Small-subunit ribosomal RNA, central domain from a metagenome, 350 nucleotides, folded computationally.
The full RNA is in RNAcentral, with records from SILVA.
[in-house]
Context: one part of a larger RNA
RNA sequence: CUGGGCGUAAAGCGCGUGUAGGCGGCUUCGCAAGUCGGAUGUGAAAGCCCUCGGCUCAACCGAGGAAGUGCAUCCGAAACUGCGUCGCUAGAGUCCUGGAGAGGAAGGUGGAAUGCUUGGUGUAGAGGUGAAAUUCGUAGAUAUCAAGCGGAACACCGGUGGCGAAGGCGGCCUUCUGGACAGUGACUGACGCUGAGACGCGAAAGCGUGGGGAGCAAACAGGAUUAGAUACCCUGGUAGUCCACGCCGUAAACGAUGAGUGCUAGGUGUCACGGGUCUUGACCCUCGUGGUGCCGAAGCUAACGCGUUAAGCACUCCGCCUGGGGAGUACGGCCGCAAGGCUAAAACUC
Numbered sequence: 001c002u003g004g005g006c007g008u009a010a011a012g013c014g015c016g017u018g019u020a021g022g023c024g025g026c027u028u029c030g031c032a033a034g035u036c037g038g039a040u041g042u043g044a045a046a047g048c049c050c051u052c053g054g055c056u057c058a059a060c061c062g063a064g065g066a067a068g069u070g071c072a073u074c075c076g077a078a079a080c081u082g083c084g085u086c087g088c089u090a091g092a093g094u095c096c097u098g099g100a101g102a103g104g105a106a107g108g109u110g111g112a113a114u115g116c117u118u119g120g121u122g123u124a125g126a127g128g129u130g131a132a133a134u135u136c137g138u139a140g141a142u143a144u145c146a147a148g149c150g151g152a153a154c155a156c157c158g159g160u161g162g163c164g165a166a167g168g169c170g171g172c173c174u175u176c177u178g179g180a181c182a183g184u185g186a187c188u189g190a191c192g193c194u195g196a197g198a199c200g201c202g203a204a205a206g207c208g209u210g211g212g213g214a215g216c217a218a219a220c221a222g223g224a225u226u227a228g229a230u231a232c233c234c235u236g237g238u239a240g241u242c243c244a245c246g247c248c249g250u251a252a253a254c255g256a257u258g259a260g261u262g263c264u265a266g267g268u269g270u271c272a273c274g275g276g277u278c279u280u281g282a283c284c285c286u287c288g289u290g291g292u293g294c295c296g297a298a299g300c301u302a303a304c305g306c307g308u309u310a311a312g313c314a315c316u317c318c319g320c321c322u323g324g325g326g327a328g329u330a331c332g333g334c335c336g337c338a339a340g341g342c343u344a345a346a347a348c349u350c
Base pairs, nucleotide, nucleotide: 003322004321005320006319007304008303012318014201015200016199017198021194022193023192025088026087029084030083031082033081034080035077036076037075038074039073040072041071042070049065050064051063052062053061054060091191092188093187094186095185096183097182098181103177104176105175106174107173108172109171110154115149116148117147118146119145120144121143125136126135162169163168206247207246208245209244210243211242215241216240220236221235222234223233258317259316260315261314262313263312266295267294268293269292270291271290272289273288274287275286276285299306300305323350324349325348332343333342334341335340
């Protein structure tokens, strides 16, 4: 390069915004770059192919012809692509009305529980385990009542539920703010899709500075268990977990399934909104749109399974794979305070 692939065999970037680029709806007229046709020139000789001929044949050799997919110029065609242009509304978007939601940020606030402190009652145990011990307790513990302090997380509702691009988001109230959806017309008129780089977001752990610290708890200490026990169990316990600001940029960042559009049986549940029916009730029933589940036609698949939320049938664009180990390592470069991250080999070996 050609090809075949990417749910689980190697392979979808963690997610988004978007630059270049690639691709792109219906329609009028024009241009003629791509495209198509014709002509001319060129496309050396030798060779290949055809015909004829020379060595007794052949190989070999000679002569003629054809071919030479290409390039250039000229003439022509206008369906398709492209470019320009007149329009259109089915893609996309704007406006209006409406309801749903743990979507995001900031501030405030509530109750339960754990712990601690003070006081009251009260007395000998409590705690913990398979059993124990370490541990706490007559300097009054555990239990119980009252008051106070402080930090963290929000039982029930809660759901196979909802929202968000992903990470993720859950007490209540207020303010600011993003997106999606439904309905109805009006408006713009292809304004679209994807997206190399780039930029932003990105769980937990970890790092820096300053705060905070109830509970939990790496490390650590002790008690047990055991042949040993640097563990599992128990008693303690520091970073950390929390807040502010700044880094880190990873993950089984998973649906292990990139994004967009169109097409291809249904059944059943659920969430949001709407139409019909209806008492004119926020129900039932029925229909539509958008989401989210389960089961399944055809089809696909190595099988498992997927199946209008496709892994079916197609198109567009991006990313990625190419035997196992060596290795996501070395070296170099870039980034980082560091930890390390990103990019990424080879020898050798099976």